[in-house]
Context: one part of a larger RNA
RNA sequence: GACUUAUGGUGGAUACCUAAGCACAUAGAGACGAGGAAGGGUGUAUUAAUCAACGAAAUGCUUCAGGGAGUUGAAAAUAAGCGUAGAUCCGAAGAUUCCUGAAUAGGGCAACCUUUUAAACUACUAUUGAAUCCAUGGAUAGGCAAGAGACAACCUGCAGAACUAAAACAUCUUAGUAGUUAGAGGAAAAUAAAGCAAAAGCGAUUCAUGUAGUAGCGACGAGCGAAAUGGGAGCAGCCUAAACCGUGAAAAUGGGAUUGUAGGAGAGCAAUACAAGUGUCGUGCUGCUAGGCGAAGCAACCUGAAUGCUACACCCUAGAUAGCGAAAGUCUAGUAGCCGAAAGCAUCACUAGCUUACGCUUUGACCCGAGUAGCAUGGGGCACAUGGAAUCCCGUGUGAAUCAGCAAGGACCACCUUGUAAGGCUGAAUACUACUGGGUGACUGAUAGCGAAGUAGUACUGUGAGGGAAAGGUAAAAAGAACCCCCAUCAGGGAGUGAAAUAGAACAUGAAACCGUAAGCUC
Numbered sequence: 001g002a003c004u005u006a007u008g009g010u011g012g013a014u015a016c017c018u019a020a021g022c023a024c025a026u027a028g029a030g031a032c033g034a035g036g037a038a039g040g041g042u043g044u045a046u047u048a049a050u051c052a053a054c055g056a057a058a059u060g061c062u063u064c065a066g067g068g069a070g071u072u073g074a075a076a077a078u079a080a081g082c083g084u085a086g087a088u089c090c091g092a093a094g095a096u097u098c099c100u101g102a103a104u105a106g107g108g109c110a111a112c113c114u115u116u117u118a119a120a121c122u123a124c125u126a127u128u129g130a131a132u133c134c135a136u137g138g139a140u141a142g143g144c145a146a147g148a149g150a151c152a153a154c155c156u157g158c159a160g161a162a163c164u165a166a167a168a169c170a171u172c173u174u175a176g177u178a179g180u181u182a183g184a185g186g187a188a189a190a191u192a193a194a195g196c197a198a199a200a201g202c203g204a205u206u207c208a209u210g211u212a213g214u215a216g217c218g219a220c221g222a223g224c225g226a227a228a229u230g231g232g233a234g235c236a237g238c239c240u241a242a243a244c245c246g247u248g249a250a251a252a253u254g255g256g257a258u259u260g261u262a263g264g265a266g267a268g269c270a271a272u273a274c275a276a277g278u279g280u281c282g283u284g285c286u287g288c289u290a291g292g293c294g295a296a297g298c299a300a301c302c303u304g305a306a307u308g309c310u311a312c313a314c315c316c317u318a319g320a321u322a323g324c325g326a327a328a329g330u331c332u333a334g335u336a337g338c339c340g341a342a343a344g345c346a347u348c349a350c351u352a353g354c355u356u357a358c359g360c361u362u363u364g365a366c367c368c369g370a371g372u373a374g375c376a377u378g379g380g381g382c383a384c385a386u387g388g389a390a391u392c393c394c395g396u397g398u399g400a401a402u403c404a405g406c407a408a409g410g411a412c413c414a415c416c417u418u419g420u421a422a423g424g425c426u427g428a429a430u431a432c433u434a435c436u437g438g439g440u441g442a443c444u445g446a447u448a449g450c451g452a453a454g455u456a457g458u459a460c461u462g463u464g465a466g467g468g469a470a471a472g473g474u475a476a477a478a479a480g481a482a483c484c485c486c487c488a489u490c491a492g493g494g495a496g497u498g499a500a501a502u503a504g505a506a507c508a509u510g511a512a513a514c515c516g517u518a519a520g521c522u523c
Base pairs, nucleotide, nucleotide: 001522003520004519005518006517007516008515009514016473017472020444021443022441023440024439026437027436028435029433030432032149039100040099041098042055043054044053047077050074051073052059061094062093063092064091066089070082071081072080105114106113107112115118121147122146124142125141126140127139128138154185155183156182157181195202196201206233207232209230216224217223237425238424239423240369244255245254246253247252260403263367264366266362267361268360269359275356276355277354278353282350283349284348286346287345288344289343291339292338293337297312299310301308313330314329315319321333322332323331374398375397376396377395378394379393380392384410405420406419407418408417409416460467461466480507483494484493485492
């Protein structure tokens, strides 16, 4: 030096665990903000910093309920207190709420400065009032004052790539996607036929299914890709303009009217009821925001500890679950079941109130949404790449008709059929989950699971936009080792605690690499 055995160090794998995550479905909610939000800065405790809570009324104040013995957050210790005259705590409603921030008296390098102490700007109201008659711009004033900002995804609009596929690449594809932007709501959008169809009919929209990878489109390449009929979810319909009448100088406004079998207006006749809708005030029901009641097991044995084991019992509308020194229906909290609100909120029912509401006949011409429809041209969008290209939308130019009308039925024409554009509103079925409640898991278990089980978007890093960690486990209970020795300290040896200290805080298990010690054997 090698090997074997034994025993250690180092190290933190493995198995066990969970305080944190992940996913899903369900119910709610989708709040907030000039009465100053979201987000921050900075302060507030007897005692440093951090987190949490709160705001100079600062670890809290008031009222009303609940609750019933401890309590002054995480978080020990100390000091000083509070509490059955009901504290701490839980819930509802209020008060306070520094500075910044839309930030709004002016400024500013946010959390600061300055002064004439002011809600700036827009909108609104009133007054006034240019060029220029009206008007408009402008000016002045007013007010508990409408807007502004925030917001994960979902939604609508404007605007809009490229890598990529086509085995290159330009039409094409990726894709109207990503990114950017405006706006709204709890959903949004769409929606009450100028529809679809086809000789039969349907009857707003939306969603899913299916039609169907079909018909089609396509350097007919790559690829793109419907619709009607069908059977489903859910169903809901309304208002206005015009003609005519009234008021008014006009602007305007009241009545009237709202449809496709055309309807209305006009003329004439007849007739007037108690139904429908909405429902804010009020009352009541139910539920939510604190809670309450809630059955039944003892003993011996092993043990550090009983839920184990043995013996004999008991409850069940409760044998879900979690905890307690090992595995508990009967120990604790709960569970099944039942009960409960001063205050606030929501649903539903009833109701005061409010709104709406009739029919017939007749008449040739009064009305039936105009810079509109259409056309030309240039584009876009339709599954449809300009094609024979309808239908839909936009720019430019041009430019009708009024029911004897107009549009559509995939160029166009005729016939036929269907509908009634150029005004508006509309619940449900549908989409999503930053957030809240309860729940589930052939989901993870500390190199996993969120980046984050601990100061986590922290430490650290970058001028910046950004990037972005590591780090869990003593024990049932600190009983966290008094005292002695060694001793600068750390470490260590006794003693003591404990079931265990090779559980001693560098703390449960403690693999391997790596480093030792002892013995054996061999060279």
Molecule: large-subunit ribosomal RNA, domain I
Organism: Anisodus acutangulus